Predicted 3D model of a 353-nucleotide part of an RNA (large-subunit ribosomal RNA, domain IV) from metagenomes. Its mean pLDDT, the model's own confidence on a scale to 100, is 86.

Context: one part of a larger RNA
């Protein structure tokens, strides 16, 4: 000096990002036990007293040698001995759950219903699941899904829509407004586009031949390139639906007999202009908003306002009792976390020898 362990005056979180470590509480029995509640909880709430040894009194069980009653077996049952339970006296120590094992508690808010799953080797959660809740698909040789040689197989299922596969949302409780202009889906099928394909009008080339003194020039049939009107499906334009499908849900000006505000007007522009709840929030930049609480003091925290830079309705929205090795806030108890260090006791490592 580090490392385990152990002990402390007075204080008691003043430590620190944070009570992080410590310490505390810890057994059984009794006695009591609040708000809220989805009536099952909350709950070991909290908060209290009791515990050892001895000698004695009273009761219960249980087993019964000996006796008793039945009479094969079975009952009753003092003593004994084996376990309760309630008492009374006394006795010792600091201390009687004497030692080890063995909950710290409360209040308030976030977020997730719960119990459960996750980053084998830094992350256990608010992160996934979860019953519940809704779409959407699928009538059966189902749809989807492995296989592959666009195959047998096979799994959905030996099931049948109260099934069985997908997405989303996530218990319960009260609720889920408005837009279908844009994307995606779904249905439509007149009109427009349109592929390969059919179709072949028409050029071109070759040249038997012809025609010329020649050069050449014009050319049937075949073959060969090449090809124009017209025909010709989904799709796509087009019509319509659908948002618990992806999504999306305004601006200016003015206006009340104080002042202030705008119930109410105007006008622009939208496919519609955010509704119920909440609300400086896990969301709020200005921002340590403003108020109140709570502390001698509170960027945190709780309640309120709302001016929502940039909450808002199954990418849910509010709220919820229990539940949590989540998170934030306060207490209460307790402590070497600290004031502020100090000692002991093992080991290690230094320095000396």
């Nucleotide at each position: 000096a580090c490392g385990u362990g152990g002990u402390c005056a007075a204080g008691g979180a003043a430590c620190u990002c944070g009570g992080c470590a410590u310490a505390a509480u810890g057994a059984u029995c009794c006695c009591g036990u609040a708000a809220c509640u989805u009536c099952g909880g909350a709950a070991g709430a909290a908060g209290g007293g009791a515990u050892g040894c001895c000698u004695u009194g009273a009761u219960g069980a249980g087993u019964c040698a000996g006796g008793g009653g039945a009479a094969c077996a079975c009952c009753c049952g003092a003593a004994g001995c084996u376990u309760g339970u309630c008492g009374a006296g006394g006795c010792c120590g600091c201390a009687g759950a004497g030692a080890a094992u063995c909950g710290g508690c409360u209040c308030a808010a976030g977020c997730g219903a719960c119990u459960g799953u996750u980053u084998a080797g830094c992350a256990a959660a608010a992160a996934c699941a979860c019953a519940g809740g809704u779409g959407c698909g699928u009538g059966c040789c189902a749809a989807g899904c492995c296989g592959c040689a666009u195959a047998a197989g096979g799994c959905g299922c030996c099931g049948u829509a109260u099934a069985c596969g997908c997405a989303c949302u996530g218990a319960c409780g009260c609720c889920u407004g408005c837009c279908c202009g844009g994307u995606g889906c779904c249905g439509g099928a007149a009109g427009g586009u349109u592929a390969a394909g059919g179709g072949g009008a028409g050029a071109g080339g070759u040249u038997a031949g012809c025609c010329g003194c020649a050069a050449g020039g014009c050319g049937a049939c075949g073959c060969c390139u090449u090809g124009a009107g017209c025909c010709g499906a989904a799709g796509c334009c087009c019509c319509g639906g659908u948002a618990a499908a992806c999504g999306g849900c305004g601006g200016c000006c003015g206006u009340a007999a104080c002042u202030a505000u705008a119930a109410c007007g105007g006008u622009c522009c939208u496919a519609a202009g955010g509704u119920a709840g909440c609300g400086a929030a896990a969301u709020u930049c200005c921002u340590u908003g403003u108020c109140g609480g709570g502390u001698a003091a509170g960027u945190u925290c709780c309640g309120a306002c709302c001016u929502g830079c940039a909450c808002g309705a199954a990418u849910g929205g509010c709220g919820u009792a229990a539940c949590g090795a989540c998170u934030u806030g306060a207490g209460c108890a307790c402590u070497g976390u600290c004031u502020c260090g100090a000692c002991c006791a093992c080991g290690u490592g230094c320095u000396c020898g």
Annotation: It matches the Rfam family "Bacterial large subunit ribosomal RNA".